[in-house]
RNA sequence: GGGGACGUAGCUCAACUGGGAGAGCGCCGCCCUUGCAAGGCGGAGGUUGUCGGUUCGAGCCCGAUCGUCUCCA
Numbered sequence: 001g002g003g004g005a006c007g008u009a010g011c012u013c014a015a016c017u018g019g020g021a022g023a024g025c026g027c028c029g030c031c032c033u034u035g036c037a038a039g040g041c042g043g044a045g046g047u048u049g050u051c052g053g054u055u056c057g058a059g060c061c062c063g064a065u066c067g068u069c070u071c072c073a
Base pairs, nucleotide, nucleotide: 001072002071003070004069005068006067007066010025011024012023013022019056027043028042029041030040031039049065050064051063052062053061
């Protein structure tokens, strides 16, 4: 320098064919306990890497760009 894959909550990851953004763990509160853990109930937490485009509608399609990994040279 060229090709490919990936980027979604604090972490690890889902999200079917373009239509409600979610789970586990973690965090906070309450219950339970002498206390802690476990357990139960509830809650907070998101620029779907960034910018632009297509569309009635984009995490998903298109272009550019940034980062990580990988292959070739």
Annotation:
The RNA shown here (transfer RNA) has 73 nucleotides and comes from a Planctomycetaceae bacterium. The organism belongs to Planctomycetaceae, within Bacteria. Rfam family: tRNA. Gene Ontology term of the family: triplet codon-amino acid adaptor activity. By type it is a transfer RNA. The prediction has a mean pLDDT of 81.